Model confidence (mean pLDDT): 89 of 100. A computed fold for an 87-nucleotide RNA from an uncultured Anaerolineales bacterium, annotated as c-di-GMP-I riboswitch aptamer.
C1' cells in the first nucleotide's frame, strides 16, 4: 500500500412498525424506534423493481390497458469518496 475482514476499538447508519409533514401514487423528509448494515456514504450511469399525474389507445362510459420525464443506491452491477487493523 493493495486484497481482505474480529465476539477488537472509535464512532456512524437506521427495516418493520407508530405520529406529523410533502407528494396523484410509488416514495421523500422529521421525530420515535431497531430488522439489519464495513460502505446500509454518495452518484440513477447499465440492469431489476414499483408507482401511473400526464399521454396514447381501448370501452358496455362504471373502467380497463400501455407508458417515465416520477421513486428505489437497504435489489444487483458500475463509478466517485472513506473510518479502525486482528488473522
Nucleotide at each position: 500500500a493493495a486484497c481482505u475482514g474480529a465476539u477488537a476499538c472509535u464512532a456512524g447508519c437506521a427495516a418493520a412498525c407508530u405520529c406529523g409533514u410533502c407528494g396523484a401514487a410509488a416514495g421523500g423528509c422529521g421525530a420515535g424506534g431497531a430488522c439489519g448494515c464495513a460502505a446500509a456514504g454518495c452518484u440513477a450511469c447499465g440492469g431489476g423493481g414499483c408507482u401511473a399525474u400526464g399521454u396514447u389507445c381501448c370501452u358496455g362510459c362504471g373502467g380497463g390497458a400501455a407508458u417515465a420525464c416520477g421513486c428505489u443506491c437497504g435489489c444487483c452491477g458500475a463509478g466517485c469518496u472513506g473510518c479502525c487493523a486482528a488473522a
Annotation
Its Rfam family is "c-di-GMP-I riboswitch aptamer". From the family's description: GEMM was predicted in a large-scale screen for bacterial structured RNA regulatory elements.